Predicted 3D model of a 576-nucleotide part of an RNA (large-subunit ribosomal RNA, domain V) from a marine sediment metagenome. Rfam family: Bacterial large subunit ribosomal RNA. Its mean pLDDT, the model's own confidence on a scale to 100, is 82.
Context: one part of a larger RNA
RNA sequence: CCUGCGGCUAGACGGAAAGACCCCGGGAGCUUUACUAUAGCUUCUUAUUGUCUUGUCAUUUUACCUGCGUAGAAUAACAGGGAGGCUUUGAAGCCUGUCUUUUGGGAUGGGUGGAGCCGUCAGUGAAAUACCUGUCUGGUGAAAAGAUAAGACUAAUUCAGCUUUUUGCUGAUGACAGUGGGAGGUGGGUAGUUUUAGUGGGGCGCUAGCCUCCUAAAGAGUAGCGGAGGCGUUUAUAAGGUCGGCUAACGAGGGAUGGAAAUCCUCGCAGUCGUGUAAAGGCACAAGCUGGCUUUACUGCGAGACGGAUAUGUCGAGCAGUUGCGAAAGCAGAACUUAGUGAACCGAUACGUCAUAGUAGAAGGCGUAAAGAUCAUCAACCAAAAGUUACCCCGGGGAUAACAGGCUGGUAGUGCCCGCGAGUCCAUAUCUACGGCACUGUUCGGCACCUCGAUGUCGGCUCAUCACAUCCUGGGGGUGGAGAAGCUCCCAAGGGUUUGGCUGUUCGCCAAUUAAAGUGGUACGCGAGCUGGGUUCAGACCGUCGUGAGACAGGUUGGUCCCUAUCUACCGCAGG
Numbered sequence: 001c002c003u004g005c006g007g008c009u010a011g012a013c014g015g016a017a018a019g020a021c022c023c024c025g026g027g028a029g030c031u032u033u034a035c036u037a038u039a040g041c042u043u044c045u046u047a048u049u050g051u052c053u054u055g056u057c058a059u060u061u062u063a064c065c066u067g068c069g070u071a072g073a074a075u076a077a078c079a080g081g082g083a084g085g086c087u088u089u090g091a092a093g094c095c096u097g098u099c100u101u102u103u104g105g106g107a108u109g110g111g112u113g114g115a116g117c118c119g120u121c122a123g124u125g126a127a128a129u130a131c132c133u134g135u136c137u138g139g140u141g142a143a144a145a146g147a148u149a150a151g152a153c154u155a156a157u158u159c160a161g162c163u164u165u166u167u168g169c170u171g172a173u174g175a176c177a178g179u180g181g182g183a184g185g186u187g188g189g190u191a192g193u194u195u196u197a198g199u200g201g202g203g204c205g206c207u208a209g210c211c212u213c214c215u216a217a218a219g220a221g222u223a224g225c226g227g228a229g230g231c232g233u234u235u236a237u238a239a240g241g242u243c244g245g246c247u248a249a250c251g252a253g254g255g256a257u258g259g260a261a262a263u264c265c266u267c268g269c270a271g272u273c274g275u276g277u278a279a280a281g282g283c284a285c286a287a288g289c290u291g292g293c294u295u296u297a298c299u300g301c302g303a304g305a306c307g308g309a310u311a312u313g314u315c316g317a318g319c320a321g322u323u324g325c326g327a328a329a330g331c332a333g334a335a336c337u338u339a340g341u342g343a344a345c346c347g348a349u350a351c352g353u354c355a356u357a358g359u360a361g362a363a364g365g366c367g368u369a370a371a372g373a374u375c376a377u378c379a380a381c382c383a384a385a386a387g388u389u390a391c392c393c394c395g396g397g398g399a400u401a402a403c404a405g406g407c408u409g410g411u412a413g414u415g416c417c418c419g420c421g422a423g424u425c426c427a428u429a430u431c432u433a434c435g436g437c438a439c440u441g442u443u444c445g446g447c448a449c450c451u452c453g454a455u456g457u458c459g460g461c462u463c464a465u466c467a468c469a470u471c472c473u474g475g476g477g478g479u480g481g482a483g484a485a486g487c488u489c490c491c492a493a494g495g496g497u498u499u500g501g502c503u504g505u506u507c508g509c510c511a512a513u514u515a516a517a518g519u520g521g522u523a524c525g526c527g528a529g530c531u532g533g534g535u536u537c538a539g540a541c542c543g544u545c546g547u548g549a550g551a552c553a554g555g556u557u558g559g560u561c562c563c564u565a566u567c568u569a570c571c572g573c574a575g576g
Base pairs, nucleotide, nucleotide: 001576002575003574004573005572006571007570010568011567012566014563015562022397023396024395025394026393027392028389029388030387031386034193035192036191037190038189040186041185042184043183044182045181046180047179048178050153051152052151053150054149055148056147057146059144060143061142062141063140064139065138067136074129077135078134079133080132081131084118085117086116093112094111095110096109097108098107099106100105158172159171160170161169162168196208197207198206205225209231210230211229212228213227214226232378233276234335235334240294241293242292243291244290245289246288248272250268251267252266253265254264274283275282277340279338280337281336298321299320300319301318304315305314306313310379323332324331325330346372349369350368351367352366353365354364404451405449406447407446408445410444412440413439414438415437416436417435421431422430458533459531460530461529463525464522465521466520467519468518471496472495473494474491475490476489477488478487479486498512499511500510501509502508539557540556541555542554543552544551545550
């Protein structure tokens, strides 16, 4: 060196299982004051379903009453007619009963009585009375067809008993109940679904449309959870149109009260002021301020352009009509410009038009106009929608998180430079501010590059191996080193670097030692070597949160750790 055998398990990101964590897409279980249905329950109504009585209510018809300011016989409802009317078919008066009433009267019945009473006129008053007709206010009686409440009945119905179980009989109940139809309420009991996206992982937060500026690289355009701000309007007493006129802000000097600042004069400067509102770009015989007259903040159109994937969007000379201002030329189809917004569908409105179930309508169609959207997730899914899953499932992702690795090195650790100061004096024995520069890759991070068809995660045990920024032992320099003991720096990795108590702990605290009880790397070394106390499935309890299902880097208890070694490496043995 080759071959074989026996071991060991560090590696082959070893084997096994299309990762269960995380995210994305889909599903399912569960919850509820998510949405929409629905079983069930319940109320009313209707059919089965009939008879009668009483009360109450309103409507209509009919009869009879009722109506009081002051003045005036006096209780004048209103309007019209009206010069007569009533009366032996019994007037006035008297007696008596009933109704009404504001106690003054009115209406009416009976008896007696036996011939008059009332009106016109006069007077009062806004209105004049008898008598007739009509109407109103309030009331009483009756009737009709209803409504409603209560009660009674028996013949439908239902139940019980008897029977010859067909037909019936008796009792109870009774137009209720039951059942069918219709309408409302309730209804996680049940069902179907929804529960947006962006996102330096996801969640929480924030954002989502429009306008202005910067980033934007001197045409346009241009991203980011880049940096700053605004909008979801306002204006008719115009802040619109037109025709005239005017010039703010600030500084300096001067001037009674008067001051930093009021108003007045002069000069300078100049677009700093002002522009309804953000910002940018504009603006001076103005786009700013102000006066007169006004409504073009018009109707029908529109050559041609800008912009743009499309759809929206923007500008617009000119023509016709009709107005406003101006002496006129002319100007005017809102506002100095750029934000102030919403497509379709749907139903409603106005006007026009069509005419089509005999006619007139109604309904309806079409056109024009204009209103109804925080459809704000703003190119708008439906008229209509929240959660939870550790009981979970499927399809995917290293397009995307947690471990480890990688890059980086803000943070961390170490060193160096400068040297304020402390050190009695003296920066540098020792310590070192304010700052600066490196190195390391041990902390916490950032990034998301390999791995999600799997790279097992803390601690302990076992076994280690390396670095040196050295804990001990060794050799030196300095000292604020007398000696001893120290402090600090340089060289040095040969060897060494303890045992217990508590805790799952690493760490830490404590106890007792030691020459010393080093700092780190090795997938925070090591689970195909062990453990499984912790973390991190399914059970359960507590606290807190939640209506709830459930949740909690909150606590607690319990909880399956597989692999017979092919290759490399390593340790032995044998043969050639």